[in-house]
RNA sequence: GCGGGGGUGGCAGAGCCAGGUCAAAUGCGGCGGACUCAAGAUCCGCUCCCCGCAGGGGGUUCGUGGGUUCAAAUCCCACCCCCCGCACCA
Numbered sequence: 001g002c003g004g005g006g007g008u009g010g011c012a013g014a015g016c017c018a019g020g021u022c023a024a025a026u027g028c029g030g031c032g033g034a035c036u037c038a039a040g041a042u043c044c045g046c047u048c049c050c051c052g053c054a055g056g057g058g059g060u061u062c063g064u065g066g067g068u069u070c071a072a073a074u075c076c077c078a079c080c081c082c083c084c085g086c087a088c089c090a
Base pairs, nucleotide, nucleotide: 001086002085003084004083005082006081007080010028011027012026020070029047030046031045032044033043034042048059049058050057051056063079064078065077066076067075
């Protein structure tokens, strides 16, 4: 340099093809509770931020920037980074 795959929450990892039902499955971790003499295991709830006792309401987010669209993690463009293969080189 060429080809292919990828970058999502504290971590791992779906979602992308076919835009809306997404603060985004699931697991781990964390917090609270049940059980236990106690701990582990197991079970239940919560786990981006703000407001609210709650029902609920609002805001922001998917590598970076831009575009399309009423609407983008999802489509398009450029760039950055990682992985695999090929090529090149003394």
Overview: The RNA shown here (transfer RNA) has 90 nucleotides and comes from an archaeon. Rfam family: tRNA. Rfam's curators write: Transfer RNA (tRNA) molecules are approximately 80 nucleotides in length. It is annotated as a transfer RNA.